[in-house]
This record gives sequence, structure tokens and C1' cells, in this order.
RNA sequence: AAACGGCAAACCCGCCGAAAGACGGGGACGCAAAGCUACGAGGCUACCGCGGGCCUGCGCCCGCCACGCCAGUCGAGCCGCCGAA
Repeated sequence: AAACGGCAAACCCGCCGAAAGACGGGGACGCAAAGCUACGAGGCUACCGCGGGCCUGCGCCCGCCACGCCAGUCGAGCCGCCGAA
């Protein structure tokens, strides 16, 4: 190189969740690690908590916060299929 194959974005449906997002089904934009791990950088969300504002008040709003996420943002680590000249 080639072959056997693999995964599955958006979107739709279902379902869990406060959300981000995950999961299952459909679906393919793409992917040679689009396999695994939140370790570094980065991004998303803010139930709770903290601070503040409005308010008679239940409450509402704003800011901060990861202990929640993203491995299909990059790096790193681990593991791995096929493989001709």
C1' cells in the first nucleotide's frame, strides 16, 4: 500500500441529572488510536456553599466556587488490530 473490520459529530427519540453532560436506539460529520486514564494546560456547568443586591417575606437576581463534567481541544501516561513492497 491493501484487506478484514472498528468507532460515530450534528440532529431526532427515550432515559438519568439542578445543569454541564452521560447512557440506550436511530443517524454519519468525521476519526489510524475518535481505545483507556482528568496527570498538566484549556474549556463547560454551578445543585450545595460563600459574598452581595432587591424585598415585609416566601422568594428572586448578580458574582465567586468543582467536590460535577469534556479523552471528538492540546500535551502526557498506559494498552492495542492489520501490515505488502

c-di-GMP-I riboswitch aptamer from uncultured Longimicrobium sp., 85 nucleotides, folded computationally. The organism belongs to Longimicrobium, within Bacteria. The coordinates come from a structure-prediction model, not an experiment, and the mean pLDDT is 87. RNAcentral holds the sequence, with entries from MGnify.